Two RNAs folded together computationally: RNase P RNA and transfer RNA, 463 nucleotides in total.
RNA sequence: CCAGUCGGCUGGGCAGUCGCCGGCGCCACUUGUCCGGCGCGGGAGGAAAGUCCGGGCUCCAUGGAGAUACGGUGCCGGGUAACACCCGGCGGGGGCGACCCCAGGGAAAGUGCCACAGAAAGCAGACCGCCUCGGGUUUCGCUCGGGGUCAGGGUGAAAGGGUGGGGUAAGAGCCCACCGCGGACGCGGCAACGCGAACGGCAAGGCAAACCCCAUCGGGAGCAAGACCAAAUAGGAACACCGUGACACUUUUUGGUGUCAGCUUCAUCUUCAGGUGAGGUGUUCGGGUUGGUUGCUUGAGACGUUUCGCAAGAGGCGUCCUAGAGGAAUGGCUGCCCAAUUCGCACCGCGAAGGGACAGAACCCGGCUUACAGGCCGACUGGCACC
RNA sequence: GCUCCCAUCGUCUAGUGGUCCAGGACACCGGCCUCUCACGUCGGUAACAGGGGUUCGAACCCCCUUGGGAGCGCCA
Repeated sequence: CCAGUCGGCUGGGCAGUCGCCGGCGCCACUUGUCCGGCGCGGGAGGAAAGUCCGGGCUCCAUGGAGAUACGGUGCCGGGUAACACCCGGCGGGGGCGACCCCAGGGAAAGUGCCACAGAAAGCAGACCGCCUCGGGUUUCGCUCGGGGUCAGGGUGAAAGGGUGGGGUAAGAGCCCACCGCGGACGCGGCAACGCGAACGGCAAGGCAAACCCCAUCGGGAGCAAGACCAAAUAGGAACACCGUGACACUUUUUGGUGUCAGCUUCAUCUUCAGGUGAGGUGUUCGGGUUGGUUGCUUGAGACGUUUCGCAAGAGGCGUCCUAGAGGAAUGGCUGCCCAAUUCGCACCGCGAAGGGACAGAACCCGGCUUACAGGCCGACUGGCACC
Repeated sequence: GCUCCCAUCGUCUAGUGGUCCAGGACACCGGCCUCUCACGUCGGUAACAGGGGUUCGAACCCCCUUGGGAGCGCCA
C1' cells in the first nucleotide's frame, strides 16, 4: 500500500428569531381556582419499531405440595430479578488465516415416514454379473433347472464399515494390518468432553423444526390492569349462589374445623322438606357514556473511580436527576460551517447547484430481531514492496 | 396501547411433507357450432406475500419481515 475479519462510538454543529408541550416563580384579577401577562430552566431513540422472549407493578382465581392435559426450553459450567439473553469452555462444520456458523438431549423404549427410480428402502435384497452342480444338444458354444455369492455394474438423498493384503470354486470381518465404530477400564477435567492401551468383530441407516421419551420451566389477564369522582339510562332480562356473633383447636392464620347463641336475608304456601315472590352477590345479554383525578415516572437509574473475576458481571465510594402531555408536543425560517450527491473549470484544487439515513416516547425495565445515508476509533489476519 | 387471526391464478377456493413445473368453478383468450349473438363444446393463459432455516425433498414444519382483518375500556 492492497484485500479482509472482529469490536466500539457517533447519528449533522453553532448563532439569531418565531412558535409547540408540560413544570416552577413573580405580577394582575378573583372569596378561591382556572384563564391572562412576564421571567427561568427542561423536552425522543439506538433502535422509541416488531410485540418475539423475560421480569417489575396491578387485578382476578386459588389450602400447601404434587399429578394429568397443554405450551415453551434443550451440549457443559458460570452470570442475572428472570430469560429462549450474555460470558467462558466442549463437540461438529466452513475459511490459507484473523475469524464465522450450529433448535447441539434421546433413533440398542415404542409408533410412524423414507415419494420416484431400483432386484431390494428396513426382521434388507439375487436384475445384470461371478462361481458351481445336474439335464438337453455333436466337443466349443448355446439353452433349461437347482444352489452359492453382495467383490463388481446399474438405481437412489441414502444399499447393513473404509483401504490394502491373505484366503476361496467365486466371494464375504471369513482372517490379518491400519483407520473408523461400540460398551466397559485407567488417567486428566467441577462438567460437557479429551487422551491411552487392551477387548469386541460390525450390530445399532436417516428423520424427533413427525408423534413420542427424558430433564426442566410455566395459574390467568393485562395501565383500555386497577382505584376514586361526575354525567347519563329500559333504572331492563336470563342463569347460579345466599347471613351474623362468641369460644376452643389448628405449621391452610384477612383462613380452616368444631361447639354454642341467635336465627336461618325477608315475606308467603306447605306433604318440614322444598316451592313462589322480593332483596343482595357474581356471570352473560341488553342499555347509557366517550368526561375528570390518580396509577405516572427515583429506577434491577446514569456518570466517574476503585476492588474481585479470563469474561459476562458483582461489591464499595463520590456526583447527578434527565419528557410524563389529551390521539398526543419536541418544529419553522435566516446566516455560517462539516459530510454526502451532481455539474463546470480542470486534474493540488476552485466555483456553483442541492440537501440531510432509518425513524417518532404513550406504565416501566432487561434482552433478541428487524431498518439505517455517512463519519470516527481500536485490535487482528493474509499478500506485495522497502529497511 | 394490548390480545389474536389470515395471506394459493383477475375472483372464490382444494391441497397439512413426495405421484403438484399446484387441481376445480366463474372470468379472460382462441377454435368449432350459428346468417349473427347467446347457450353448448374443445383447447389455452394465469397463483403458493417476501427472505432464511430443517429435511433427500417444503404451498405444507420452524424463524424473521411485509400486508390485511377481528376483539377490548368505564358506569349502573
Description:
It holds a member of the Rfam family "Bacterial RNase P class A". The family's RNA type in Rfam is ribozyme.